[in-house]
Context: one part of a larger RNA
RNA sequence: CCCUUGUUAAGGAACUCGGCAAAUUGACCCCGUAACUUCGGGAGAAGGGGUGCCCCUGAGGGUGACCGAGCAUGCCUCGGAAGCGAUUGGGGGUUGCAGAGCAUAGGCCCAAGCGACUGUUUACCAAAAACACAGGUCUCUGCUGAACGCGAAAGCGGACGUAUAGGGGCUGACGCCUGCCCAGUGCCGGAAGGUUAAAGGGAGGGCUGAUGAGGUUCGAACUGAAGCCCCGGUAAACGGCGGCCGUAACUAUAACGGUCCUAAGGUAGCGAAAUUCCUUGUCGGGUAAGUUCCGACCCGCACGAAAGGCGUAACGACUUGGGCACUGUCUCAACAGGGGACUCG
Numbered sequence: 001c002c003c004u005u006g007u008u009a010a011g012g013a014a015c016u017c018g019g020c021a022a023a024u025u026g027a028c029c030c031c032g033u034a035a036c037u038u039c040g041g042g043a044g045a046a047g048g049g050g051u052g053c054c055c056c057u058g059a060g061g062g063u064g065a066c067c068g069a070g071c072a073u074g075c076c077u078c079g080g081a082a083g084c085g086a087u088u089g090g091g092g093g094u095u096g097c098a099g100a101g102c103a104u105a106g107g108c109c110c111a112a113g114c115g116a117c118u119g120u121u122u123a124c125c126a127a128a129a130a131c132a133c134a135g136g137u138c139u140c141u142g143c144u145g146a147a148c149g150c151g152a153a154a155g156c157g158g159a160c161g162u163a164u165a166g167g168g169g170c171u172g173a174c175g176c177c178u179g180c181c182c183a184g185u186g187c188c189g190g191a192a193g194g195u196u197a198a199a200g201g202g203a204g205g206g207c208u209g210a211u212g213a214g215g216u217u218c219g220a221a222c223u224g225a226a227g228c229c230c231c232g233g234u235a236a237a238c239g240g241c242g243g244c245c246g247u248a249a250c251u252a253u254a255a256c257g258g259u260c261c262u263a264a265g266g267u268a269g270c271g272a273a274a275u276u277c278c279u280u281g282u283c284g285g286g287u288a289a290g291u292u293c294c295g296a297c298c299c300g301c302a303c304g305a306a307a308g309g310c311g312u313a314a315c316g317a318c319u320u321g322g323g324c325a326c327u328g329u330c331u332c333a334a335c336a337g338g339g340g341a342c343u344c345g
Stems, first nucleotide, its partner, number of pairs: 001340008010331002014329001019326001027051005036041001038173001052094008062084002066080005071074001095099001107324007114316002119131002135171007148157003174311004179241003184238002186234005193229003199223002204218005242260005269303001270300001281297005
């Protein structure tokens, strides 16, 4: 000097990205316990008190020697009861620094974000806000072989199930809700018309032959399915949800008006947000001092309604801010134990 363990004056987070680590707390009994809440919770909330040993004494219950009574004489019934051991109260005393005397054994509170929750996950750098989830919704599937999946196929799964079933997509408890657009793309429905393949058809032509018959070959009209065009529907389908100018008796702003474009121009709610560039926005709170945090404002670069919107009790080895307690994290280091390092082998 390194690793590891213990203790530490005064201070007590001044450390640090961050209380990381350590410390505090810790058992049982009693008292007591807020907001909020889905009335279950929150809650061991928080915050207090007690705990050893000895003596006296109470209570109920267990067992029950023994005693008494009865008549049906029994391993009988009824009543009483010493002793013993366990439980649980009350009073008094006593002792140590200390009585859950060692060890094992929650630190707590306030506020916010995200995800409802218990679960699951990157075996070996990520446990989470990611995945799943119950619930919601859309869609497919009517069963002789469902839809769908595996498989040249046979066959099997689905399912020895049958639409309260099964498959697929999205969303993700619960509460309040989920606006407008079907022009584009997709899907569903429609079938009058247009287009449209093989095939049918065969006007007409070529070659051969002889100009014929025959053979051979090319071939127009016309007939001809799905699809596409077309006509509708459909957004918890893929998706989308404007611009400019003017206007009120201070100013500012614009309920109001004009105009252009669109399929329709973002509704409710939320908003400097896990989203805000400008930005440490502005105001308020907390601090002596706050790029973080909380509450507001709204000028939303570039929130927004099942790629759900906004809330939400409970829950979380999640993330963020604050506080109490506590501490060698620190001011600032010291001492002690063990193991290395060092020397010899």
Predicted 3D model of a 345-nucleotide part of an RNA (large-subunit ribosomal RNA, domain IV) from a Chloroflexota bacterium. Model confidence (mean pLDDT): 88 of 100. Its Rfam family is "Bacterial large subunit ribosomal RNA". Gene Ontology terms of the family: ribosome and structural constituent of ribosome.